[in-house]
């Protein structure tokens, strides 16, 4: 370090230490000398792995938290790519004839997919 799967709008901070960056990685926009990151130390969430019952071939439910593991500002903070799905706007053109409709372009909006990226089991 590869690879599968699963899961990413919910939940949890405090103290010592340390001194200037830190949120991955461009952009944005945001934390931070009212004290960043790193490390220590106590607390806490959550339930992936686990225990316990039920169901059972597995899936799978409902409790629970000893341990291993992860988290404890912001939606993985937001964005990017997209012959995908909706509703609608704008601008041009044609029709029509005074708001109808079709038809191309445009940038945005919501939902979805893709990409990377996280964390756990599992893995040669």
């Nucleotide at each position: 370090a590869u690879g599968u799967u699963a899961u990413c709008a919910a939940g949890a901070a405090a103290g010592g230490u340390g001194g200037a960056g830190g949120g991955a990685a461009a952009g944005a926009c945001c934390c931070a000398u009212u004290g960043a990151a790193g490390c220590c130390u106590u607390a806490g969430c959550a339930a992936c792995c686990c225990a316990u019952a039920g169901a059972c071939u597995u899936a799978c439910u409902a409790u629970g938290a000893a341990g291993g593991u992860g988290c404890u500002a912001a939606a993985u903070u937001c964005u990017a790519c997209u012959u995908g799905a909706a509703a609608g706007u704008g601008c041009a053109a044609g029709u029509c004839a005074u708001u109808u409709u079709u038809u191309g372009c445009a940038a945005a909006u919501u939902c979805g997919g893709a990409u990377a990226g996280a964390u756990a089991a599992c893995u040669a």
Molecule: SAM riboswitch aptamer (S box leader)
Organism: uncultured Winogradskyella sp.